[in-house]
RNA sequence: GCUGGAGUAGCUCAGUUGGUAGAGCACAUCCUUGGUAAGGAUGAGGUCGUGGGUUCAAUUCCCACCUCCAGCU
Repeated sequence: GCUGGAGUAGCUCAGUUGGUAGAGCACAUCCUUGGUAAGGAUGAGGUCGUGGGUUCAAUUCCCACCUCCAGCU
């Protein structure tokens, strides 16, 4: 330099042939216990890597860029 893949909650990951963004763990409050742990209930937490384009509407489609991983030269 070229090619492919990944980027979504604190962490690990789903999601969608375009139409309200989710789970598990973790976190907060409460219930339970003599107290912890386990269990249960409720809740908070997201500019979906950045910037543009297409569209009535983009996490999803297109382009560029950034970071990481792998391969080729």

Predicted 3D model of a 73-nucleotide RNA (transfer RNA) from a Candidatus Omnitrophota bacterium.
Rfam family: tRNA. Rfam classes the family as a transfer RNA. About the family: Transfer RNA (tRNA) molecules are approximately 80 nucleotides in length.
The prediction has a mean pLDDT of 80.
Lineage of the source: Bacteria > Pseudomonadati > Candidatus Omnitrophota.